[in-house]
Molecule: small-subunit ribosomal RNA
Organism: uncultured sediment bacterium
RNA sequence: AGAGUUUGAUCCUGGCUCAGAACGAACGCUGGCGGCGUGGAUUAGGCAUGCAAGUCGAACGAGAAAGCUCCCUUCGGGGAGUGAGUAAAGUGGCGGACGGGUGAGUAACGCGUGGGAAACCUGCCUUAGAGUGGGGGAUAACAGUUCUAACGAGCUGCUAAUACCGCAUGAUGCUGUCGAUCUCAUGAUCGAUUGUUAAAGAUGGCCUCUACAUGUAAGCUGUCGCUUUAAGAUGGUCCCGCGUCCUAUUAGCUUGUUGGUGAGGUAACGGCUCACCAAGGUUACGAUGGGUAGCCGGCCUGAGAGGGUGGUCGGCCACACUGGGACUGAGAUACGGCCCAGACUCCUACGGGAGGCAGCAGUCGAGAGGCUUCGGCAAUGGGGGAAACCCUGACCGAGCGACGUCGCGUGGGUGAUGAAGGUCCUUGGACCGUAAAACCCUGUCAGGUGGGAUGAAAUGCCACAUGGCGAAUAAUCACGUGGUUUGACAGUACCAUCAGAGGAAGCUCCGGCCAACUCCGUGCCAGCAGCCGCGGUAACACGGGGGGAGCAAGCGUUGUUCGGAAUCAUUGGGCGUAAAGAGCUCGUAGGCGGCUCCGUAAGUCAGAGGUGAAAGCCCACGGCUCAACCGUGGAUGCGCCUUUGAAACUACGGACCUUGAGGUCGGGAGAGGAAAGCGGAAUUCCAGGAGUAGCGGUGAAAUGCGUAGAUAUCUGGAGGAACACCAGUGGCGAAGGCGGCUUUCUGGCCCGAUUCUGACGCUGAGGAGCGAAAGCUAGGGGAGCGAACGGGAUUAGAUACCCCGGUAGUCCUAGCCGUAAACGAUGGGCACUAGGUGUGGGAAGUUCGACCCUUUCCGUGCCGCAGUUAACGCAUUAAGUGCCCCGCCUGGGGAGUACGAUCGCAAGGUUGAAACUCAAAGGAAUUGACGGGGGCCCGCACAAGCGGUGGAGCAUGUGGUUUAAUUCGAUGAUACGCGAAGAACCUUACCGGGGCUUGACAUGCAGUGGCUAGACAUGGAAACAUGUCCUCCCCUUUUGGGGCUGUUGCACAGGUGCUGCAUGGCUGUCGUCAGCUCGUGUCGUGAGAUGUUGGGUUAAGUCCCGUAACGAGCGCAACCCUUGUCCUUAGUUGCCAGCGGUUCGGCCGGGAACUCUAAGGAGACUGCCGGUGAUAAACCGGAGGAAGGUGGGGAUGACGUCAAGUCAUCAUGGCCCUUAUAGGCUGGGCUACACACGUGCUACAAUGGUCGGUACAGAGGGUUGCAAAGCGGCGACGUGGAGCCAAUCUCAGAAAACCGAUCGUAGUCCGGAUUGCAGUCUGCAACUCGACUGCAUGAAGUCGGAAUCGCUAGUAAUCGCGAAUCAGAAUGUCGCGGUGAAUACGUUCCCGGGCCUUGUACACACCGCCCGUCACACCAUGGGAGUUGGUUGCACCAGAAGUGGGUAGCUUAACCUUCGGGAGGGCGCUCACCACGGUGUGGUCAAUGACUGGGGUGAAGUCGUAACAAGGUA
Repeated sequence: AGAGUUUGAUCCUGGCUCAGAACGAACGCUGGCGGCGUGGAUUAGGCAUGCAAGUCGAACGAGAAAGCUCCCUUCGGGGAGUGAGUAAAGUGGCGGACGGGUGAGUAACGCGUGGGAAACCUGCCUUAGAGUGGGGGAUAACAGUUCUAACGAGCUGCUAAUACCGCAUGAUGCUGUCGAUCUCAUGAUCGAUUGUUAAAGAUGGCCUCUACAUGUAAGCUGUCGCUUUAAGAUGGUCCCGCGUCCUAUUAGCUUGUUGGUGAGGUAACGGCUCACCAAGGUUACGAUGGGUAGCCGGCCUGAGAGGGUGGUCGGCCACACUGGGACUGAGAUACGGCCCAGACUCCUACGGGAGGCAGCAGUCGAGAGGCUUCGGCAAUGGGGGAAACCCUGACCGAGCGACGUCGCGUGGGUGAUGAAGGUCCUUGGACCGUAAAACCCUGUCAGGUGGGAUGAAAUGCCACAUGGCGAAUAAUCACGUGGUUUGACAGUACCAUCAGAGGAAGCUCCGGCCAACUCCGUGCCAGCAGCCGCGGUAACACGGGGGGAGCAAGCGUUGUUCGGAAUCAUUGGGCGUAAAGAGCUCGUAGGCGGCUCCGUAAGUCAGAGGUGAAAGCCCACGGCUCAACCGUGGAUGCGCCUUUGAAACUACGGACCUUGAGGUCGGGAGAGGAAAGCGGAAUUCCAGGAGUAGCGGUGAAAUGCGUAGAUAUCUGGAGGAACACCAGUGGCGAAGGCGGCUUUCUGGCCCGAUUCUGACGCUGAGGAGCGAAAGCUAGGGGAGCGAACGGGAUUAGAUACCCCGGUAGUCCUAGCCGUAAACGAUGGGCACUAGGUGUGGGAAGUUCGACCCUUUCCGUGCCGCAGUUAACGCAUUAAGUGCCCCGCCUGGGGAGUACGAUCGCAAGGUUGAAACUCAAAGGAAUUGACGGGGGCCCGCACAAGCGGUGGAGCAUGUGGUUUAAUUCGAUGAUACGCGAAGAACCUUACCGGGGCUUGACAUGCAGUGGCUAGACAUGGAAACAUGUCCUCCCCUUUUGGGGCUGUUGCACAGGUGCUGCAUGGCUGUCGUCAGCUCGUGUCGUGAGAUGUUGGGUUAAGUCCCGUAACGAGCGCAACCCUUGUCCUUAGUUGCCAGCGGUUCGGCCGGGAACUCUAAGGAGACUGCCGGUGAUAAACCGGAGGAAGGUGGGGAUGACGUCAAGUCAUCAUGGCCCUUAUAGGCUGGGCUACACACGUGCUACAAUGGUCGGUACAGAGGGUUGCAAAGCGGCGACGUGGAGCCAAUCUCAGAAAACCGAUCGUAGUCCGGAUUGCAGUCUGCAACUCGACUGCAUGAAGUCGGAAUCGCUAGUAAUCGCGAAUCAGAAUGUCGCGGUGAAUACGUUCCCGGGCCUUGUACACACCGCCCGUCACACCAUGGGAGUUGGUUGCACCAGAAGUGGGUAGCUUAACCUUCGGGAGGGCGCUCACCACGGUGUGGUCAAUGACUGGGGUGAAGUCGUAACAAGGUA
């Protein structure tokens, strides 16, 4: 410090997620030791048991028992002493207000910080002054007695005090009065004077003084106490400034409320309380209400600013079962006190009582979850005490828990046959791995044995010394020295020693982020997952193994917080299109504000002082072996307060200025607004004329109108609405908006000029006004248009688009509504920052001039630099650079929805969530693809033609069906006479049956046999099984070696079994279409672009020109084959012009001319001429030429697409079978047949059929072959065998054609299917299931619906011939020649393609994407008659305990008394206040509710097709 994730890719916006740190944690797996910390976060739920606050006999009265000792005894016991002035209880004092716990409540002066108290209190403690005199009456304990289950209570009697009460004395206290001084107000201090107010004793010692007279005391003296006063210290109380969570879907709250006067009350100020008076107080700088919460030092995180948090430790607050209340006291409204009410628990004799762990342990409960019913007061601290000492669950320690953190260990060295084993493997090996073993060492921790601390300082006591008090050497106090005394932890830390590598490693992860990879299993299953995402048969992502990575006594997971997140942005974000500028204006509060001078000092800046507790953090040093931890010191603490100063800036006060702003004068433009009036054109309607059959409407129609006279036409009239041309990215207005003409009223703006005011300004939360269309209310008006509605069409449907009608409405008046893509998707103001060019308004200059031009101000457009932007773009009219103010945004959906509030007559508007759900949603640009977008251009693409298919019969292939099997594959184009160039057996892969198992075939090893091979017999359909006969060869050193073969066994063979979606190779198709790319450069943030686009041209990315491109590659073309002309060479088997011969056949002699054959050449290149074009490329025409613009044909197929086809040609990974899914045999099947489709053949006839006659090819094949002549047969064919390995022989008669005859339009002399009989040939074998022949039979069919195919010239059409395969079996396929056309205006349309451009929400790319209803499942949520609960307001009832007031009843020790009583007190009664409780009525929150509303989510449901392209109606 960043990373992953939206896309085909890119940049941006934006959310989600991850890596880090932390925790009072929990869970899973695992677990050696120690130190230091830490441990009920949930039910402030309930609690058994024990302990947690007592102490003082030196305040007081009283005062045991057991035991022991002694004595007595009637032997039952009694007495004395001791125990002991002890225990227990009581009066009294001090302390139980500290310490300890918890965080329920509290949004508050509660807390924090800084101040104030001249408005206060303070026990114990310290200092100082003064005092402590003299009396009195009770009472508990106790004793007796009564009641009671208990708790407890009553009565009678006795008694003490440092308990209680008078009296005396007394001031610097308090009260009243007066005076002086001082302060910031109330006041403070000092002085004088009047009145008033105290006390308690306990204990030690002593005899100097006094008294009595051994010595004691009322004496002296010491200590502790008591009273009072002043002061301090400590602790507390009150007040104030500032700070302190969320919510405005809480906007108003308040009657003791705000203030005053007086009184009461308090320690004290104060409405704290009361009476009266006034009507205030508070709030947008957020009152009131609601929700949540103890606050802080700190802690966690972060670079910081911040954010989160408040457990342990420390400070403050609050609470103590819940609520209320006071008492006592220095202090409480009191955790282990009291009273009352309530709930709960316990006891009960049913009448009543008792209790409060949020103290320490512990228990139950709820919970994911948190410890011992421990030891000790040794230390520190606290209470009491004179002290010893007692008490102390504070505390110190130990125990439990890996809860955290820190440290240590689980060994170290050497060790390669790289052991065994495991895993992987390309079978070579590699990894675990120096790891282990083995050898040599060490000894931390744990274990055994032995030793063994620090923490202890004191206090007390004893002794001594000095000093104080004192008469004193006593006592006592202070200080010092010495001695003595005290350890829970703990026999712990630590040290020494013993033995031995011995007792001590796991957890998570390994697709990317993110370090770490392989095998097997599984097969969208099981599962994983933080995000993206893995898993559908080769999973580095699931599970296991091996290996590896990381951390380590821990490791992971979950939860939470901060970080990353600049993702709430002060530091440090944005708003044209991503979320985001309010529809517009005016204006209140507020914020901000021109120039100069003077002053002040609030902000600001500087210095000083106070505070900012300790702990913590940081730094330094030190102590535990280190560290954690701890100690000491320092620094920081950015804050607040006080004070001194400065005066630039802001602010404030004062004074001035003119440039901001406004005013005046003179001009100017304008659909600016309101009202009234006027005008013409057009539509419609009405009346009349004239006129006749249609009009109207549409893609085409129909509805509609019209013979009752329409439409078209003329004249006249009525009525309403809107204002053509002018008219313009022209004008005006704040926006909405404004358009005929005239008048009236009226707002704003611009220009010019001097002058005036003197900052009067800008923005603007709330607020107010304006605000298109539609809509609403009332009343008018209504021509045209026209939601709804009716009809006609279209359509599968058509509640639409189109047509005919048509009501609201549109118009006017008055009033509402308040919203729009109210848009420049761009808030307002001011300033600054290159230009160019239009246009509207004004002014100046120039001019004869209203022209033009120049300058300038204000508008309104376009282009464009810098700059800016994610890009597009913006660019003086900013989206640039700055300042000021306002509004708004923070992922998508849910949703601008719900609820609430508010406005509205309603419709609805404004404000405006959450649950839930997704990992995206989005902007701009790029490349493609696509479009019922555009432009240009090709192609038998259409058109123009010719012939077919689709109808018939048959052939063949396919689907389907059937079957034991009908083997398998190919399936739009690009499967279907395809693989198959040929299924009777074989082929053959399929089915039935009967058989074989190292195998039909290959290699190796081991054993064994051998004549290699074969013959025979039996069974059988064969395969096969059984048996018999036969008994190898070569070399050789005679030991053996080698070869062949059979057999047995082991390795292995074999598979047309699966996967073409694991593959190679081959192939189809787009397409013989003209395209597809690269290097360097340049442009762009980038994907990418450029080049390859443009202007021409071409069959062509062919060529030329232009050009930020320049070049290059694969394609095109050419090179290759063939054909067309000629030449040269050659002349048999081919040829024959001339010559000779002839059996008349190039047959022979001969010839080499021709044809031909087959080798090599020539030829054609837009080369020449003319024209067009740009002087180019090229095109058009012409000449010559056998051939002319690629001459014709073929071969040749770019980058790629279709997961196209093929595992059954072959090859091959993986999987599967192994007496079978292998291999062999026989028979069957692939040939089935209601049917459907494709491809063909033959036809339907006269351009023909039949018969007879007569011509002319090319290219091929042939020795397991082609076969001649001859003979036989009607024929298929048989016989025959000459010749030929072929320019020689042969297949081999070409057929259409031509000549002649016949048929005469008919199911025929067309057509030949089908069937019968008889044959031929091939073959082991023609039944299933061959071809052919003869005779006989003679079906459909008379030119073919919708639709559809081929072809542009030697082509279509038509005619025959040959070949491959093959024993035989073509209508198929591949070739060959013969005869030989028609048409193309043209590119609008259909199909396919190429280039450019445009739109896009597509990228699996339109066979795309995607919307809504309905149906189903699940989820959360709104409404809902209500129901239930919490909380709260108001009104009223009620009123415990208690306090205060009153008091007629009862009662009463101290004081007074005239002895009657009084003062004072208590009880009771009563009034006021008030908790619980109750009644009524509201608010609010939550839960629930028949039914109901929409929403979300969910591999393959229904209906349509709304959006994205002109999305087919933008």